[in-house]
RNA sequence: UCGCUGAAAAGCCAAACCAUCUGUGAGGGUGGGGCGGAAAGCCACGGGUCUUACACGUAAAAAAGACAGCCGGGCUGCCAAA
Numbered sequence: 001u002c003g004c005u006g007a008a009a010a011g012c013c014a015a016a017c018c019a020u021c022u023g024u025g026a027g028g029g030u031g032g033g034g035c036g037g038a039a040a041g042c043c044a045c046g047g048g049u050c051u052u053a054c055a056c057g058u059a060a061a062a063a064a065g066a067c068a069g070c071c072g073g074g075c076u077g078c079c080a081a082a
Stems, first nucleotide, its partner, number of pairs: 006079001012037002017032006035069001041075003045072003048067005
């Protein structure tokens, strides 16, 4: 120095819920809040879950979206004890 790992310290992010804005919707933004997180930083590549207009008798399929705090994967990153 790098990798694995995660004691300490400095910090970081932020669930549910509430208020408000936005979207047909899943959801997203902002403020409060704190369940938790060593990548809970970024990416829709694979799987998964969720939503939906039109069409349609209904359903299904397809298509288009959402979710990165569902799992896997890719990229990057602070500190440093054993």
Overview: c-di-GMP-I riboswitch aptamer from a Geobacteraceae bacterium, 82 nucleotides, folded computationally. Model confidence (mean pLDDT): 82 of 100. Of the family's consensus pairs, 94% are formed in the model. NCBI's taxonomy places the organism under Bacteria, Pseudomonadati, Thermodesulfobacteriota, Desulfuromonadia, Geobacteraceae. It matches the Rfam family "c-di-GMP-I riboswitch aptamer". Its family is annotated with cyclic-di-GMP binding in the Gene Ontology.